[in-house]
RNA sequence: CUGUCUGUAGCUCAGAUGGAAGAGCAUCGGUUUCCGAAGCCGAAGGCCGCAGGUUCGAGUCCUGCCAGGCAGG
Numbered sequence: 001c002u003g004u005c006u007g008u009a010g011c012u013c014a015g016a017u018g019g020a021a022g023a024g025c026a027u028c029g030g031u032u033u034c035c036g037a038a039g040c041c042g043a044a045g046g047c048c049g050c051a052g053g054u055u056c057g058a059g060u061c062c063u064g065c066c067a068g069g070c071a072g073g
Stems, first nucleotide, its partner, number of pairs: 001072007010025004019056001027043005049065005
């Protein structure tokens, strides 16, 4: 330099055919206990890497960048 894949909650990842974002773990609160842990109940946490475009509507489609993985030179 070229090709390809990935980027979504603190972490690991879901999210056919565009219709407005979820799970597990972690965190916080409650319950339980002499106190903890575990279990159970609940809550908070995201403008989906960045910027544009298409569309009534984009995490999803298109373009350009940025970061990382792999392959080639």